c-di-GMP-I-GGC riboswitch aptamer from a Syntrophomonadaceae bacterium, 84 nucleotides, folded computationally. Its Rfam family is "c-di-GMP-I-GGC riboswitch aptamer". The family is grouped with related families in Rfam's "c-di-GMP_I riboswitch clan". The organism belongs to Syntrophomonadaceae, within Bacteria. Its mean pLDDT, the model's own confidence on a scale to 100, is 86. It was read from a public genome assembly, where an Rfam model found it.
[in-house]
RNA sequence: CUUGAAAAGGGCAAACUCGUCGAAAGGCGGGGACGCAAAACCACGGGUCUAAGGCCUUAGGGCUAAGACAGCCGGUUGCCGGGA
Numbered sequence: 001c002u003u004g005a006a007a008a009g010g011g012c013a014a015a016c017u018c019g020u021c022g023a024a025a026g027g028c029g030g031g032g033a034c035g036c037a038a039a040a041c042c043a044c045g046g047g048u049c050u051a052a053g054g055c056c057u058u059a060g061g062g063c064u065a066a067g068a069c070a071g072c073c074g075g076u077u078g079c080c081g082g083g084a
Base pairs, nucleotide, nucleotide: 001083002082003081004080011036012035016031017030018029019028020027021026034071040076041075042074045073046072047069048068049067053064054063055062056061
């Protein structure tokens, strides 16, 4: 530098569920494992979700992030093994 077939020590934990916080998206903790070699970190790039508040409204609703998502892409760092 490249790579993840096999191996060791291990690590994380989707859905669902219980508790809790939140307007929601979603977060945190317990249970639980679908998966993951970056499922570690970054919301300051793209994308996605929500819409309390605000604005608009033909009163049905619409728009909006200052709220979220890193297990969507991307960026940063990095364990072990293989290859050069």